The part of an RNA shown here (large-subunit ribosomal RNA, domain VI) has 264 nucleotides and comes from a Pirellulaceae bacterium. The prediction has a mean pLDDT of 84. NCBI's taxonomy places the organism under Bacteria, Pseudomonadati, Planctomycetia, Pirellulales, Pirellulaceae. It matches the Rfam family "Bacterial large subunit ribosomal RNA".
[in-house]
Context: one part of a larger RNA
RNA sequence: CGUACGAAACUUGAAGGGGUUCAUCUUUAGUACGAGAGGAUUUGGAUGGACGGACCUCUGGUGUACCAGUUGUCACGCUAGUGGCACGGCUGGAUAGCUAAGUUCGGAAAGGAUAAACGCUGAAAGCAUCUAAGCGUGAAGCCCUCCCUGAGAUAAGGUUUCGUAGCAGUUUACUGCGAGAGUCCCCUCAAAGACGAUGAGGUUGAUAGGUCAGAUGUGUAAGCACAGUAAUGUGUUCAGCUUACUGAUACUAACGGACGAAAG
Numbered sequence: 001c002g003u004a005c006g007a008a009a010c011u012u013g014a015a016g017g018g019g020u021u022c023a024u025c026u027u028u029a030g031u032a033c034g035a036g037a038g039g040a041u042u043u044g045g046a047u048g049g050a051c052g053g054a055c056c057u058c059u060g061g062u063g064u065a066c067c068a069g070u071u072g073u074c075a076c077g078c079u080a081g082u083g084g085c086a087c088g089g090c091u092g093g094a095u096a097g098c099u100a101a102g103u104u105c106g107g108a109a110a111g112g113a114u115a116a117a118c119g120c121u122g123a124a125a126g127c128a129u130c131u132a133a134g135c136g137u138g139a140a141g142c143c144c145u146c147c148c149u150g151a152g153a154u155a156a157g158g159u160u161u162c163g164u165a166g167c168a169g170u171u172u173a174c175u176g177c178g179a180g181a182g183u184c185c186c187c188u189c190a191a192a193g194a195c196g197a198u199g200a201g202g203u204u205g206a207u208a209g210g211u212c213a214g215a216u217g218u219g220u221a222a223g224c225a226c227a228g229u230a231a232u233g234u235g236u237u238c239a240g241c242u243u244a245c246u247g248a249u250a251c252u253a254a255c256g257g258a259c260g261a262a263a264g
Base pairs, nucleotide, nucleotide: 001152005163006162007161008160009159010158011157015149016148017147018146021049022048023047024046025045026044033038051106052105053104054103055102059100060099061098062097066093067092068091069090070089071086072085073084074083075082076081111143112142117137118136119135120134166177167176168175169174170173182259183258184257185256186202187201188200189199190198207253208252209251210249211248212247213246214245217241218240223236224235225234226233227232
């Protein structure tokens, strides 16, 4: 820009893509078959490998904004307590998120037309013949079925809902202003993200930060008291601290601006 009014939402599915895998055990059955050795077609059930999708409850990994321990050195006048630097100094753990080695799910079944093959009826050719007319069965393959994209599918589809006929000028057709469903810029952001986009919100508000409460993690803070010559231990104290998690709460920041259809 188009989809012959402007919007919002939900859809149909032309077309395209993906997937449609392999093995073992068991039952049928030690049956059919076979002198024996051996050993099925088929049917049902179960399990696993590889591959793929989704997810983070569990098991783990990571987790340089969390907690603790600890070495050297420097600083805060000193003690104590902290902080800086040394690969996050080193070490032990760890929330959210992201992840696999973790969890869960998938391949199926059904239908249609067929290939090879097997048939029915049946002449040419009084017989025979699956074929010449006609009618069937039949595969991991084909078309569907399953999953994804999908109306710029320009043949541009469908459904539902929402929206305006006010004022003033000239002059009978235009101009200007206003309103208007809704949308965008802008702003606060994340289940989204390279940027656009997508999604949640913008005071009629819990969108982010803060605060409060909780969860989680770490593992019993500092100070004080007591015991001990002291190192240290004990009590106060399952304390103190606690990121991305959950809930509540307008304290802070969501200010401001524009576009937008006149009866097709």